[in-house]
RNA sequence: AGGCUUUUAGCUCAGCUGGUAGAGCGGCUGCCUUACAAGCAGCGGGUCAUCGGUUCGAAUCCGGUAGGGCCUA
Numbered sequence: 001a002g003g004c005u006u007u008u009a010g011c012u013c014a015g016c017u018g019g020u021a022g023a024g025c026g027g028c029u030g031c032c033u034u035a036c037a038a039g040c041a042g043c044g045g046g047u048c049a050u051c052g053g054u055u056c057g058a059a060u061c062c063g064g065u066a067g068g069g070c071c072u073a
Base pairs, nucleotide, nucleotide: 001072002071003070004069005068006067007066010025011024012023013022019056027043028042029041030040031039049065050064051063052062053061
């Protein structure tokens, strides 16, 4: 320098052929317990890396940029 791949909640990751985003763990509250843990019930938390484009509608499609990983030189 060129190519491929990846970026979604605090962490690990889903999210189909475009139709208003979820799980597990963690956090908080309550129940239970003399108390803690475990268990049970509930709650909160996301400008989907970023900037544009396409579209009635974009996490999803297209392009640029940035970070990570791999390959070639």

This is a predicted structure of a 73-nucleotide RNA (transfer RNA) from Chlorella vulgaris.
The same sequence occurs in records of 3 taxa.
The sequence is in RNAcentral, with records from ENA and Rfam.
It matches the Rfam family "tRNA". Rfam's curators write: Transfer RNA (tRNA) molecules are approximately 80 nucleotides in length.
NCBI's taxonomy places the organism under Eukaryota, Viridiplantae, Chlorophyta, Trebouxiophyceae, Chlorella.